[in-house]
Molecule: transfer RNA
Organism: Chirocentrus dorab
RNA sequence: UAGGGGGUAGUGUAGUGGAAGCACUCAGAGUUUUGAUCUCUGCGGGAUGGGUUCGAGUCCCUUUCCCCUAG
Numbered sequence: 001u002a003g004g005g006g007g008u009a010g011u012g013u014a015g016u017g018g019a020a021g022c023a024c025u026c027a028g029a030g031u032u033u034u035g036a037u038c039u040c041u042g043c044g045g046g047a048u049g050g051g052u053u054c055g056a057g058u059c060c061c062u063u064u065c066c067c068c069u070a071g
Stems, first nucleotide, its partner, number of pairs: 001070007010024004018054001026042005047063001049061003
């Protein structure tokens, strides 16, 4: 430099245009003599700026960061 992939909760990871989910973590409650385990509940998330659309995590463009391949 060219091509490709990716950025979603504290961490990891799904979701091919219509309520943003799951697991772990954290907090609270229950169970227990206590702790652990188990059960229930709760908090918390779309890199940046535009565009398309009734509606965008998803489609298009810009910027930025990370990874892979080629030179």